Predicted 3D model of a 1547-nucleotide RNA (small-subunit ribosomal RNA) from an uncultured prokaryote.
Model confidence (mean pLDDT): 84 of 100.
The sequence is in RNAcentral, with records from ENA.
[in-house]
RNA sequence: AAAUUGAAGAGUUUGAUCAUGGCUCAGAUUGAACGCUGGCGGCAUGCUUAACACAUGCAAGUCGAACGGUAACAGGAGAGAGCUUGCUCUCUUGCUGACGAGUGGCGGACGGGUGAGUAAUGCUUAGGAAUCUGCCCAAUAGUGGGGGACAACCCGGGGAAACCCGGGCUAAUACCGCAUAAGCCCUAAGGGGGAAAGCGGGGGAUCUUCGGACCUCGCGCUAAUGGAUGAGCCUGCGUUGGAUUAGCUUGUUGGUGAGGUAAUGGCUCACCAAGGCUACGAUCCAUAGCUGGUCUGAGAGGACGAUCAGCCACACUGGGACUGAGACACGGCCCAGACUCCUACGGGAGGCAGCAGUGGGGAAUAUUGGACAAUGGGGGCAACCCUGAUCCAGCAAUACCGCGUGUGUGAAGAAGGCCUUAGGGUUGUAAAGCACUUUCGGCAGUGAAGAAAAGCUUAAGGCUAAUACCUUUGAGUCUUGACGUUAACUGCACAAGAAGCACCGGCUAACUCCGUGCCAGCAGCCGCGGUAAUACGGGGGGUGCAAGCGUUAAUCGGAUUUACUGGGCGUAAAGCGCGCGUAGGUGGUUUGGUAAGUUGGAUGUGAAAGCCCCGGGCUCAACCUGGGAACUGCAUACAAAACUGCCAGGACAGAGUGUAGUAGAGGGAAGUGGAAUUCCGGGUGUAGCGGUGAAAUGCGUAGAUAUCCGGAGGAACACCAGUGGCGAAGGCGGCUUCCUGGACUAACACUGACGCUGAGGUGCGAAAGCGUGGGGAGCAAACAGGAUUAGAUACCCUGGUAGUCCACGCCGUAAACGAUGUCAACUAGCCGUUGGGAGGAUUGGCCUCUUGGUGGCGCGGCUAACGCGGUAAGUUGACCGCCUGGGGAGUACGGCCGCAAGGUUAAAACUCAAAUGAAUUGACGGGGGCCCGCACAAGCGGUGGAGCAUGUGGUUUAAUUCGAUGCAACGCGAAAAACCUUACCUACUCUUGACAUCCCGUGAACUUUCCAGAGAUGGAUUGGUGCCUUCGGGAACACGGUGACAGGUGCUGCAUGGCUGUCGUCAGCUCGUGUCGUGAGAUGUUGGGUUAAGUCCCAUAACGAGCGCAACACUUGUCCUUAGUUGCCAGCGCGUAAUGGCGGGCACUUUAAGGAAACUGCCGACGAUAAAUCGGAGGAAGGUGAGGACGACGUCAAGUCAUUAUGGCCUUUAUGAGUAGGGCUACACACGUGCUACAAUGGUUGAUACAAAGGGUUGCGAAAUCGCGAGGUGGAGCAAAUCUUUUAAAGUCAAUUGUAGUCCGGAUUGGAGUCUGCAACUCGACUCCAUGAAGUUGGAAUCGCUAGUAAUCGUGGAUCAGAAUGCCACGGUGAAUACGUUCUCGGGCCUUGUACACACCGCCCGUCACACCAUGGAAGUGGGUUGUACCAGAAGUAGCUAGCUUAACCUUCGGGAGAGCGGUCACCUCCCACGGUAUGGUUCAUGACUGGGGUGAAGUCGUAACAAGGUAGCCGUAGGGGAACUUGCGGCUGGAUCACCUCCUUA
Repeated sequence: AAAUUGAAGAGUUUGAUCAUGGCUCAGAUUGAACGCUGGCGGCAUGCUUAACACAUGCAAGUCGAACGGUAACAGGAGAGAGCUUGCUCUCUUGCUGACGAGUGGCGGACGGGUGAGUAAUGCUUAGGAAUCUGCCCAAUAGUGGGGGACAACCCGGGGAAACCCGGGCUAAUACCGCAUAAGCCCUAAGGGGGAAAGCGGGGGAUCUUCGGACCUCGCGCUAAUGGAUGAGCCUGCGUUGGAUUAGCUUGUUGGUGAGGUAAUGGCUCACCAAGGCUACGAUCCAUAGCUGGUCUGAGAGGACGAUCAGCCACACUGGGACUGAGACACGGCCCAGACUCCUACGGGAGGCAGCAGUGGGGAAUAUUGGACAAUGGGGGCAACCCUGAUCCAGCAAUACCGCGUGUGUGAAGAAGGCCUUAGGGUUGUAAAGCACUUUCGGCAGUGAAGAAAAGCUUAAGGCUAAUACCUUUGAGUCUUGACGUUAACUGCACAAGAAGCACCGGCUAACUCCGUGCCAGCAGCCGCGGUAAUACGGGGGGUGCAAGCGUUAAUCGGAUUUACUGGGCGUAAAGCGCGCGUAGGUGGUUUGGUAAGUUGGAUGUGAAAGCCCCGGGCUCAACCUGGGAACUGCAUACAAAACUGCCAGGACAGAGUGUAGUAGAGGGAAGUGGAAUUCCGGGUGUAGCGGUGAAAUGCGUAGAUAUCCGGAGGAACACCAGUGGCGAAGGCGGCUUCCUGGACUAACACUGACGCUGAGGUGCGAAAGCGUGGGGAGCAAACAGGAUUAGAUACCCUGGUAGUCCACGCCGUAAACGAUGUCAACUAGCCGUUGGGAGGAUUGGCCUCUUGGUGGCGCGGCUAACGCGGUAAGUUGACCGCCUGGGGAGUACGGCCGCAAGGUUAAAACUCAAAUGAAUUGACGGGGGCCCGCACAAGCGGUGGAGCAUGUGGUUUAAUUCGAUGCAACGCGAAAAACCUUACCUACUCUUGACAUCCCGUGAACUUUCCAGAGAUGGAUUGGUGCCUUCGGGAACACGGUGACAGGUGCUGCAUGGCUGUCGUCAGCUCGUGUCGUGAGAUGUUGGGUUAAGUCCCAUAACGAGCGCAACACUUGUCCUUAGUUGCCAGCGCGUAAUGGCGGGCACUUUAAGGAAACUGCCGACGAUAAAUCGGAGGAAGGUGAGGACGACGUCAAGUCAUUAUGGCCUUUAUGAGUAGGGCUACACACGUGCUACAAUGGUUGAUACAAAGGGUUGCGAAAUCGCGAGGUGGAGCAAAUCUUUUAAAGUCAAUUGUAGUCCGGAUUGGAGUCUGCAACUCGACUCCAUGAAGUUGGAAUCGCUAGUAAUCGUGGAUCAGAAUGCCACGGUGAAUACGUUCUCGGGCCUUGUACACACCGCCCGUCACACCAUGGAAGUGGGUUGUACCAGAAGUAGCUAGCUUAACCUUCGGGAGAGCGGUCACCUCCCACGGUAUGGUUCAUGACUGGGGUGAAGUCGUAACAAGGUAGCCGUAGGGGAACUUGCGGCUGGAUCACCUCCUUA
């Protein structure tokens, strides 16, 4: 200094969150198996399956000191023979050591195996009385004297064998009497009964038949006692699941008597009684050996019961007894059965769940080993024998533990591999190299411990008469080891012989490349894989563990996910529809007693082993071992008396009774009233009525509807009426009467805990439904018709039957809801309402307090949140019911109930990884509110019809290149395809290439001409030798060659950058800090106003800020300043027919720089005095003056790889490059966008006026001239405020035309031309002449526009050789209308619902069809098990016994007692195994066909649900229908919206 040191979470439902809830993982473990791999040792463990069948060997014998003996072996003795004279052989002899078989004793009941059966005849723990107990211990008394047999053996016989039979001889510790005997047994208390065996060692005296007697010692034997040990019996508590097993039992329960047993007892029998067990689970079914313990767990628990230890049961299956101290007996017996073997067919033999081993089964479990050396057992005096118990060895990484496979140094950071941003990184001090060591393994040697004894010799004690014998102790001596070539130690040689497995997306430590391309595959869960996979396969690298590593299976844990410790039930699963009440549970106050529960210490027990603690031994550890602690339990006795219980007494507070009152749709019965609907009769009256979104069916001229009068009949009771009342709930509503239950209030009296809850039980219980009989006005499932519709088995309409009503009887369910069980106590307030009571003040209305109900808000508290909040979902107590993932399913089967419909109780297989609640943010709604927009409306003009142009689709084609596809593709990319462009097609060519860089060689480059060819190209040919130079060469260019490479309008816009469209110029989108919320999130950003605007103001748990809005910048509108040419010309002058033509001037216009100006600034009204709005003044302009540019966070995997860039892939004599021709221009058709028209506000002809903004040298091109014209010739001027394009047109003034296919319209076609261009055929534009189509204002539908706008008119530019009806820009002329926001479309904000979140193009239901899976029913069929009744009855015990036999003892000698054999199936004593018959129960398998269920990327029909889901949904019930469903009746809100009532909150 000790023995209680111990508690972790994660992934997965969602767009995100919290909760609920399941699934899965990380840990530990195993008698394991499988895959890959494998060096050594120690120590354990090893058929979990077929209690399946077993060849072969062994596993129980021993004793000669019980006995007769002598088959075998050895020795001795005797005789004989051979003879080599000391050897061999033969015979005799049990004489000796010993010993086969036999008699006898003890042991085969232990040890060893297995777990089938068994839910209690078992086990565990604690007790008990009516018992036995061989060997062992202690102590007592004996051990005397006789007798007759049977084996062995001999003889004979039967049988194949096993074995058996007959005759004869013989011994004993075998067997049987006699004697004696107790403290033994029985008893009627007198008495009676009642045993034994010898064997061995030694020996002095005495005796002797020489065997011994006798003595002594030892071992035995007999009787009785006690103990110990073992066994039997009895009792209490404990000991699996199922109630879809609820009743079981006749020896059953008890008594009396008898029998039986070692012993109690119905254990058995006779008689008597009618009991006994059971909801605290009997009986039945299923499963199972039990325990100490093992595994796990913080513990409580849960699972298991291998090895080791205790108990039980079993031994091929079933039954039975015998022997014995002990068995109903694993290696004994008998019988029956199945199986195997032998057989001469007559008959026999066998039982590995002993150790090995074999076959079989199985995922799977070892050697036909050694030894009795040790420990133990049996026998024996002992030596010793036996011992598959045991100790060892062998096999197996099966588990645990330990060790090794090297250590140090070593950077050129080697080579190789892999990756790479191409620099490098990594493998990696790793290797190699150098130095060192030698554990283990190998070879050789040395070498413990496990051994103690026994035997023999001897010394001293004890026993004895004794020095024998025996025994105790000491000394000496002699030996005893399977393991074993042991452990350990020493030496030798060599780094020498010794590393793998799994994983690397998250959980979970560890990342890259290649291949593959929803394939192959992976996967524990979530999930990976569809061309850039850290998830598949391989490589490299890494991580983890390591002679192992993973996987699979299984258990506990995590799982508080069955919750005792330690859960829940308003909405997640979960409160019975509601009462009454039995058992049970539980119970107010006080006093006394008691001691069952409770508490305390004590005693006994709780086996050992194990776990734990402290030590010790193997080098450590595992392992072994000593001591302790613990074993939380049970029992016994004692003590305490607070609490609970029990007993007794008291009190009034809980509960109840009485008295006086109160309110009420509480219940039942009878009667009665009016309004209304309908019907009938009559009157008036005439053509419609009715119904709907609109209609129709229907009714009506045979007189309806309407209206008046009268009558009939049934059902329901307007107003009052109310989050008002009553009732347990369902539920209850005209009025009156009768009967009746409950509640409440006040004050007193009484009883005295009589209370609460309530499993079963019992009663009530809406609507629908059922039965019988009534009744039937209205309403109304079914049904019929009419509509609607794609259909409409519906919604709507017209009719209409059950039913609804009454009486009686069933049913027993509802969203039977407050989704909230009943009872009791406690815990802030405020405001209503209803029934009582009290007090105060009042004419009255009123105020305060209290009590019973019924509502609203709300503090603390609770809740996942929503919410609840004295009427709790708060804090507590008592009792009951219920839940444990979703689906399958409230279903199947079975039971109970019901006339039926059906109700109630209530699973499993299989399948999924979710299902669910509340709240959040969005999105959406055939939800709501507010607001905006050429959104509608009001207008103007179009499109859609015609012809043409252009683009697209489609079709065609060799090709008609490609892209764009709702808005947001379609006069788009393309601001311009005859060639080129050009990407397409055909044909012909080239291959380091048409283009870039590098290298080598040659040559200047370049150029002329000819030939072939469609051309590219090829061949021939001419001229030319350049530039710089340090004289080496160099630069540019061309040609040829080599390989690196070029090239690609090839693919992927779903790998990307960039750019763009769109919502949308919509007013939004966010952040920091703070605050609120568990959180997602909210607040800010909402509200009241206002604005074009999240614009501004105010309010405000928010305060600020950012990107957007606005503003700044551009154009335009007014003025000023400056400047004045190419612009301008008022005034002055010159000149002209006339013109800024000229001098001159810059005032004006204008140009282009800079300023000013507009800010709700001023006034008024309105508004919160704010922001703002309205009106006015002034002003060129007024509330953003007008226009453009400018596009927040984001959405659409929007568009573009063909502008360009770019990853990856593909191609490389081609998908690259060149050339020629063709195509992109096709043409039955469909669509979009435009142009021109259809005409008189027009056309045509003539005359005439006024712009702006642009462009121009490869250009614009004047004048002049030619041509009808396009245009030609020409070439002045102009790089442009100078020249040119350049005539603007509509307009205006005239003329003509007169409503027509025209003097409209111009398509088409013919002819003739012009221009551009190498070229106008496919395939250009324009001109002239001629031709003169459709078209007379356009269906459904649809587009643009709010002012200098629409409409209309012309002009210019880009592109461009040429080629606009397109596009972009410019000016001229110049309207109409807007009441307004109901509706359509789009958008914004707030709110609401949601089962949506890929977000309504969402989600989702059911039938049908197909495939697969499990399951229910089913005529039956086949097994297992079991009940009842009966038949049958082996062996055997007991009983009985005709018959037969009989040594011991007795005898009167006849016999008897007793015993044995036999019989008891000859038709009959009892019990009983196997077997059989009949009929039931139960369970398993199977079964044509059939029912529903589940699952399955792209099937069919509809659209039921989620939004008011387009008819609100749902529950119960009934009818109907392809299907989801629909309709009736009653109920619920878990219904949106609007309105009203009531209540509450707020000053």